[in-house]
Order: sequence, then structure tokens, then C1' cells
RNA sequence: GCGGGAGUCGUAUAGUGGUCUAGUAUGCGGCCUUGCCAAGGCUGCGACCCGGGUUCAAAUCCCGGCUUCCGCA
Repeated sequence: GCGGGAGUCGUAUAGUGGUCUAGUAUGCGGCCUUGCCAAGGCUGCGACCCGGGUUCAAAUCCCGGCUUCCGCA
């Protein structure tokens, strides 16, 4: 330099055009339970890598960029 994969709450992941102001687990805060801790229950916090385009509607499709991984040279 060329080709390909990936990027979503702190972490891991689901979601492939409309049901949902993005779900689950874990984490963190509060409450309940307990003599205390652990475990358990309830509840809250927290995210679509960046910019643009298409569309009535974009996490999802397209273009460019950034980061990262793999391959080729």
C1' cells in the first nucleotide's frame, strides 16, 4: 500500500428498517430479607465510534473518516 472482519451502558453480548425514549447478564447506588456476612428479592443508574447521505422512519442500508484484528505484498 491492497483486501476482509469488528466497533452498542463500566464489562460481555442481543437486536439486520417501524412494536421499545435499544433488551439480557454482570457492575454500581438504594430498599427488603438476616444477629452479621454471603446468597436471594425489588428498584434505580448507565450505551448505538465520528461526520454525511438515502428513507415517512436508520443501531440496522450507502459513502467518507477513526480505532482495532486478520490476511496479502

The RNA shown here (transfer RNA) has 73 nucleotides and comes from Candidatus Woesearchaeota archaeon CG10_big_fil_rev_8_21_14_0_10_45_16. Rfam family: tRNA. The prediction has a mean pLDDT of 80. The sequence was found in a public genome assembly.